This is a predicted structure of a 562-nucleotide part of an RNA (large-subunit ribosomal RNA, domain I) from a Planctomycetaceae bacterium.
The coordinates come from a structure-prediction model, not an experiment, and the mean pLDDT is 84.
The RNAcentral record of the full RNA draws on ENA.
NCBI's taxonomy places the organism under Bacteria, Planctomycetota, Planctomycetia, Planctomycetales, Planctomycetaceae.
[in-house]
Context: one part of a larger RNA
């Protein structure tokens, strides 16, 4: 020295738990900000280091409501000292107060600091006093930009630019979704350039709870439909394509929801302006594809409508959310530390979902089915109140007739270069966009995939519209052949901490005594905050290096090899 067994030690697997996590859905909310945001700095406690709350009124103040006996937030207990049925703490609504930075905005600046002007007060100092002064305080107010509105006012006569002042908005942040404006590359075409990745990542601007689109100059096909949106199909089809890799529709059906309106102009009224030609303001009027004005003639009669569009403010009830409430039914016995376990016999159930209580509970506690309920404040749809047009006659509704009076111009096409579609210049229509060029005008125009004809269909150059759609940072709830501490978020713990990096940014480790602290009083050894020995709690030391406590490895006995 090795082996093997057995007793510790060491270690922190394992099971078993669960405080946190993931996921799905359902409903809300969908926004915050100059009334000072997000988000941070320094403060703020009787002692006070972290968190959490909170602002010098600083673990809080003031009102309203609930609630009903304790409280003073939390690691985390102590001691002191309050405070509470005059209703404390706690929970909701409302409201005050809220130091500094930060959009940040009085001027700077290296944020959380540093200096001003100017008004009012206060105070001090002087003066009789008005008033004056001030190394003080307080409290306001002073950025910049657009918009309307008023005063002012150059060069220059009238204007205009300019200045000033008052109102109103903007500014800055935020996950994802949305629309626009820019806009790759790797990749894949087995290399590579047109293609593709992909109008994808990314950056920018911009809104909203959605966004965007949107009431045919749309399709379709000689038959018709009837705005957009979103799924399903239609279809990997028509097609585009170094006809390579690959891209890749519509239209029609079938669903899901529906909603259609305003202006410009003709004309009519009335104002104001004029260089007498026009013009401009308001009110009516009026929106279509066999219009609408006017002009003549016939006919028609009382009722509709509404808060997203199409004109618009509000009240009441009522819903429903933001604290709550009320809620059935057990008792012996027996094992135990400890009963919900076992046995006996009861009782409840619109309640046996679930959690907890010393092991396994309908009837012990919270809940739960099921019902009640708001002074405030918030959202909402409906009913009424209400409000809007119309109501016997110059209107109002239809309809004939007649009338070239109107129906969106630097538009449409067109060339030239370019872009979107399924379309990579092709025969290439159409759609947008740059540059150039430039109609017609209702007896007119656009489209149906070069172009003509025929026919068919629709009416551009103005505008607004809700639903179905997508989406989830945040807030409830519900749920799970989701994880259960190397899992599951990065985070169950003081976590975006510690700790790296000048910095952009990176970024961990780390639950679990016990039903209860009952957290070992007291004695004794000791090299004395350690550790051990009796004693003492407990059901057990589980003894805070604490549940279980594997192995690796370390020690100790013992038996064998060598």
């Nucleotide at each position: 020295g090795g082996u093997g067994c057995a007793u510790g030690g060491u270690g922190g697997a394992u099971g078993u738990c669960u405080a946190g996590g993931c996921g799905u859905g359902a409903u809300g909310a969908g926004g915050c900000g100059a009334u000072g945001a997000a988000g941070g700095a320094c403060g703020u406690g009787g002692u006070a280091g972290g968190c959490u709350g909170c602002g010098a009124a600083a673990a809080g103040c003031c009102c309203a409501g609930g609630c009903g006996a304790g409280c003073u937030g939390u690691c985390a207990a102590a001691c002191g000292a309050g405070c509470u049925u005059u209703g404390a703490c706690c929970c909701u609504g409302g409201g005050a107060u809220g130091u500094c930075c930060g959009a940040a905005u009085g001027g700077g600046g290296a944020a959380a600091c540093c200096c001003a002007g100017c008004a009012u007060g206060a105070c001090u100092g002087u003066g009789c006093a008005a008033g004056c002064a001030g190394a003080u305080c307080a409290u306001g107010u002073u950025a910049c930009u657009g918009g309307c509105g008023g005063c002012u006012g150059a060069a220059u006569g009238c204007a205009u630019a300019g200045g000033c002042c008052g109102c109103c908005a903007g500014a800055g942040c935020c996950a994802a979704c949305g629309c626009a404006g820019g806009g790759a590359a790797c990749u894949g075409a087995a290399a590579c350039a047109u293609c593709u990745c992909a109008g994808u990542a990314c950056c920018u601007g911009c809104a909203g709870g959605a966004a965007a689109g949107g009431a045919a100059a749309u399709c379709a096909a000689c038959c018709g439909a009837g705005a957009c949106u979103c799924c399903g199909u239609a279809a990997g089809u028509a097609g585009c394509g170094g006809c390579g890799a690959g891209c890749g529709a519509a239209a029609g059906c079938g669903g899901a929801u529906c909603a259609g309106c305003c202006c410009a102009a003709a004309c009519c009224g009335u104002c104001c302006c004029u260089u007498c030609g026009g013009g401009g303001g308001c009110g009516g009027g009026g929106u279509u594809g066999c219009g609408g004005g006017c002009g003549c003639c016939a006919u028609u009669c009382a009722g509709g409508a509404g808060u997203u569009a199409c004109a618009a403010a509000g009240g009441u009830c009522g819903u429903a959310g933001u604290a709550g409430u009320c809620g059935a039914a057990g008792a012996g016995u027996c094992u135990g530390g400890a009963a919900a376990g076992g046995c006996u016999c009861a009782c409840a159930a619109u309640a046996c979902a679930g959690g907890g209580u010393g092991a396994u509970a309908g009837u012990c506690c919270c809940g739960u089915a099921g019902g009640c309920g708001a002074a405030a404040c918030u959202a909402c749809a409906g009913g009424c109140c209400c409000u809007c047009c119309g109501u016997u006659a110059c209107g109002u509704u239809u309809g004939g007739c007649g009338u070239a009076c109107c129906a969106g111009a630097g538009u449409a096409g067109c060339g030239c270069g370019g872009u979107g579609c399924u379309c990579g210049u092709g025969g290439a229509a159409c759609u947008c966009c740059g540059c150039g060029u430039g109609a017609a005008g209702c007896a007119g125009g656009g489209g149906a995939g070069a172009c003509c004809a025929c026919u068919c269909u629709c009416c551009a150059a103005g505008g607004c519209u809700a639903a179905g759609u997508a989406c989830u940072a945040c807030a409830u709830c519900a749920c799970g052949a989701c994880c259960g501490a190397u899992a599951g978020u990065g985070g169950a713990c003081a976590a975006g901490u510690a700790a790296g990096g000048c910095g952009a940014c990176u970024g961990a480790a780390a639950g679990a005594u016990g039903a209860a602290a009952a957290g070992u009083a007291c004695c004794c050894c000791u090299a004395u905050u350690a550790g051990g020995g009796g004693a003492g709690u407990u059901a057990a030391a589980a003894g805070u290096a604490c549940c279980u406590g594997a192995a690796a490895c370390c020690a100790u006995g013992c038996a064998c090899c060598u």